[in-house]
RNA sequence: CGGCUCAUAGCUCAGUAGGCAGAGCACGUGACUCUUAAUCUCGGGGUCGAGGGUUCGAAUCCCUCUGAGCCGA
Numbered sequence: 001c002g003g004c005u006c007a008u009a010g011c012u013c014a015g016u017a018g019g020c021a022g023a024g025c026a027c028g029u030g031a032c033u034c035u036u037a038a039u040c041u042c043g044g045g046g047u048c049g050a051g052g053g054u055u056c057g058a059a060u061c062c063c064u065c066u067g068a069g070c071c072g073a
Base pairs, nucleotide, nucleotide: 001072002071003070004069005068006067007066010025011024012023013022019056027043028042030040031039049065050064051063052062053061
């Protein structure tokens, strides 16, 4: 310098032929228990890496940038 992949909740990740953002764990509440743990109940938490474009509508499509990884020179 060129190419490819990835970036979504505190963590690990789903969700992409455009149509209400999710799961597990963690965290908080309550139940149970002499107490803790375990188990069960309910709940909070994300402008989907940043900026722009297309569209009635974008996590999803297009462009640029940032960061991480891999390959090549």
Record summary:
Predicted 3D model of a 73-nucleotide RNA (transfer RNA) from a Bacteroidales bacterium. The prediction has a mean pLDDT of 83. Its Rfam family is "tRNA". It is annotated as a transfer RNA. NCBI's taxonomy places the organism under Bacteria, Pseudomonadati, Bacteroidota, Bacteroidia, Bacteroidales.